[in-house]
Context: one part of a larger RNA
RNA sequence: GCCAACGAGUUCAUAUAUGUUGCAGGCUAAGCCCUUAUCGGGUGGAGUCACAGGGAAACCGAGUGUGAAUAGCGCGAACCAUUAUGUAGCAUGUAUGAGACCCGAAGCUCGGUGAGCUUGCCAUGGGCAGGGUGAAGUUUGUGGAAACACAGAUGGAGGCCCGAACCGGGAGGUCGUUCAACGCCUUCGGAUGACCUGUGGUAAGAAGUGAAAAGCUAAUCGAACCGAGUAAUAGCUGGUUCUCUCCGAAAUAGCUUUAGGGUUAGCGUCGUGUGUUCCUGUUGGGGGUAGAGCACUGGCAGGUGUGAAUAGGGGGAAACCUCGUCAUUCCUAUCAAACUCCGAAUACCAACAGUUAAUAGCGCGGCAGUUAGAGUCAGGGGGCUAAGCUCCUGUGCUCAAAAGGGAAACAGCCCAGAUCCCAAGUUAAGGUCCCAAAAUUCACGUUAAGUGCACUUAAGGAGGUGAGAUUUCUCAGACAAUGAGGAGGUUGGCUUAGAGGCAGCCAUCCUUUAAAGAUAGCGUAACAGCUCACUCAUUCAGAGAUUUCGCGCCGCAAAUGAUCGGGGCUAAACGUGAUACCGAAACUGGGGGCUUUCCAUUCAUUCGUGAAUGGGGAGCGGUAGGAGAGCGUUCUGUUCUGCGAUGAAGCCGAAGGGAUAACCCACGGUGGAGCGUUCAGAAGUGAGAAUGUUGGC
Numbered sequence: 001g002c003c004a005a006c007g008a009g010u011u012c013a014u015a016u017a018u019g020u021u022g023c024a025g026g027c028u029a030a031g032c033c034c035u036u037a038u039c040g041g042g043u044g045g046a047g048u049c050a051c052a053g054g055g056a057a058a059c060c061g062a063g064u065g066u067g068a069a070u071a072g073c074g075c076g077a078a079c080c081a082u083u084a085u086g087u088a089g090c091a092u093g094u095a096u097g098a099g100a101c102c103c104g105a106a107g108c109u110c111g112g113u114g115a116g117c118u119u120g121c122c123a124u125g126g127g128c129a130g131g132g133u134g135a136a137g138u139u140u141g142u143g144g145a146a147a148c149a150c151a152g153a154u155g156g157a158g159g160c161c162c163g164a165a166c167c168g169g170g171a172g173g174u175c176g177u178u179c180a181a182c183g184c185c186u187u188c189g190g191a192u193g194a195c196c197u198g199u200g201g202u203a204a205g206a207a208g209u210g211a212a213a214a215g216c217u218a219a220u221c222g223a224a225c226c227g228a229g230u231a232a233u234a235g236c237u238g239g240u241u242c243u244c245u246c247c248g249a250a251a252u253a254g255c256u257u258u259a260g261g262g263u264u265a266g267c268g269u270c271g272u273g274u275g276u277u278c279c280u281g282u283u284g285g286g287g288g289u290a291g292a293g294c295a296c297u298g299g300c301a302g303g304u305g306u307g308a309a310u311a312g313g314g315g316g317a318a319a320c321c322u323c324g325u326c327a328u329u330c331c332u333a334u335c336a337a338a339c340u341c342c343g344a345a346u347a348c349c350a351a352c353a354g355u356u357a358a359u360a361g362c363g364c365g366g367c368a369g370u371u372a373g374a375g376u377c378a379g380g381g382g383g384c385u386a387a388g389c390u391c392c393u394g395u396g397c398u399c400a401a402a403a404g405g406g407a408a409a410c411a412g413c414c415c416a417g418a419u420c421c422c423a424a425g426u427u428a429a430g431g432u433c434c435c436a437a438a439a440u441u442c443a444c445g446u447u448a449a450g451u452g453c454a455c456u457u458a459a460g461g462a463g464g465u466g467a468g469a470u471u472u473c474u475c476a477g478a479c480a481a482u483g484a485g486g487a488g489g490u491u492g493g494c495u496u497a498g499a500g501g502c503a504g505c506c507a508u509c510c511u512u513u514a515a516a517g518a519u520a521g522c523g524u525a526a527c528a529g530c531u532c533a534c535u536c537a538u539u540c541a542g543a544g545a546u547u548u549c550g551c552g553c554c555g556c557a558a559a560u561g562a563u564c565g566g567g568g569c570u571a572a573a574c575g576u577g578a579u580a581c582c583g584a585a586a587c588u589g590g591g592g593g594c595u596u597u598c599c600a601u602u603c604a605u606u607c608g609u610g611a612a613u614g615g616g617g618a619g620c621g622g623u624a625g626g627a628g629a630g631c632g633u634u635c636u637g638u639u640c641u642g643c644g645a646u647g648a649a650g651c652c653g654a655a656g657g658g659a660u661a662a663c664c665c666a667c668g669g670u671g672g673a674g675c676g677u678u679c680a681g682a683a684g685u686g687a688g689a690a691u692g693u694u695g696g697c
Base pairs, nucleotide, nucleotide: 001697002696003695004694005693006692011098012097013096014095015094016093017092018091019090020089021088022087023086024085025049026048027047031043032042033041034040053060054059063075064074065073066072101239102238104236108229109228110227111226112225113224119203120202121201122200123199124198125197126196127195128193130162131161132160133158137154138153139152140151141150142149143148166190167189168188170187171186172185173184174183205221207217208216209215242630243629244628245627246626247625252265253264254263255262256261266370267369268367269366270365271364272363273362274361276358277360279354280353281352282351283350284349285348291342292340293339297336298335299334301332302331303330305328306327307326308325312323313322314321315320373399374398375397376396377394378393379392380391381390382389404415405414406413419592420591421590422589424588425587426586430582431581432580433567434566435565439579441578442577443576444575445574446573452569453568460554461553464551465550466549467548468547469546470545471544472543473542481538482537483536484535485534487511488510489509492506493505494504517532520531521530522529593620594619595618596617597616598615599614600613601612602611603610604609631686633683634682635681636680637679640676642675643674650670651669652668653667656665657664658663
């Protein structure tokens, strides 16, 4: 891992709701009696619920409490409308108490068991190859009066040195389903000592022991192990077993030692009551949002007038002038969530009208679940007008709980809500060259960048290209090109070494002309020289400037190999328009099933209604969840006066038959002794998941 078996809402008590049965007031409990293996029958009215309430109570009573009250008010009665209402049993749902759907802690308490592991201690034993060093002391010699000093010899001390056994475990490697739940290899530390070790003994669980690491106390230690309390508790995680039908949520608000839990409300469902209250439209309302505005409150830009000793700067001998400062008037231009002279659309409220009769709305009651939401669009707050960010609003939309088609793929986007079947049709979004269903469709344009062919990229730059607007010149010849001229006074004056159109300053005239600046640029030391403006000629028909819009270009760099989904495309790109076609579980057509409501008929009826058949209408996605109807398993009673060795149950066999499903019935084989149907009843009643339990492989 797989297979098989086992494996989770139970039981009792009490309360309540619904259904059902008995009685009309209902019911007995214990006990007792009879019968009986259990069961069952009788007796038993003690008690309990209802029949009257109010008050804390005394108490009063259809009233009572409060109160001085005959008032008022509270709670009742009565009236009305009904037909049930009450009680006991049973069933089902739920609540509470219990282990309370099942499994799961770490822990707490109590009583014991452990020092054969290990820690310390006690008693008694044992062990330490070999080598080195050479303390004290002793002695001899020399010196010395001596003490003593020095030298030699002797001696054999030491938590001394080197190094086996022994003890250890610093470093690296190996192993790491191991040889081993700590080993092995190499290397290393101690090795006469605070040494190592055998045996016996001793100290223990909030306790021991500890050269102290919270170490060790039997592979267990920040409180051992075993048993018991014990099914501890778990607002937490996981799991919770057959089928079909109808409806179908929530992820919000208030409170919460509350925030991943509760409780009440909201939203679901079922029953019951009410009977259109729902919804839509019209009319009438109030408003102060969007927008807008500056009339108030404030902000802010420029100008104007007036006032002020008004910080400071400048000028001036000073007076004073000027720039500026503060306040304010007016004009112009503006800004505001906490401004408003104004002011929508929606939304909300009311009345009226209308469609509709739905699983609408509202009230009461039973049962819930939900209170982690997500994205998207719009209006906002926070943030950076960042976030697949965060918090509100639209009780928007979708997902959640929704499949189908489109968006290459893609919960939340677009289209559209799947009852079942059909080798029928029509469309939506989106598409129509091939992959791949449908136009290589039509018309007019644009793009040349593979731009583009889903979304998305700036400021800035550019005789890319298309369309327009305004305007200038132009057959009296424009623009471009080519040829020619571009002069004289004059080297203007000043400055300067020089300044001759062209360093700089000032002025910038006149003349001749077709035209020519006291010169726009290059150049020279200064001149010179080369161009330009301007003019003529040749040539010839358009040529410039500004600006708007469309499409394109550059700007444009990212991490494994690129790409529009791919191929590929010059349209199969982009823009505008047109006509076809394709395209979904949508819609339509044909057939079937179910739910619900209305009508009709028949049957039954406890007269409330129920069942069947036919017809009309509406409907049948679905998580949590509510409601309903069934299938199957075991056992009990009953029934078939059922089946069975001429073969029960069980098992095997995709294949026969039936049912909407759970499933049922045949047939063959195997098997070898019990089993089924009907109607009821009772449950140890359904397995794929729980790191489930046990067994097998």
The prediction has a mean pLDDT of 82. Large-subunit ribosomal RNA, domain II from a Minisyncoccota bacterium, 697 nucleotides, folded computationally. Lineage of the source: Bacteria > Bacillati > Minisyncoccota.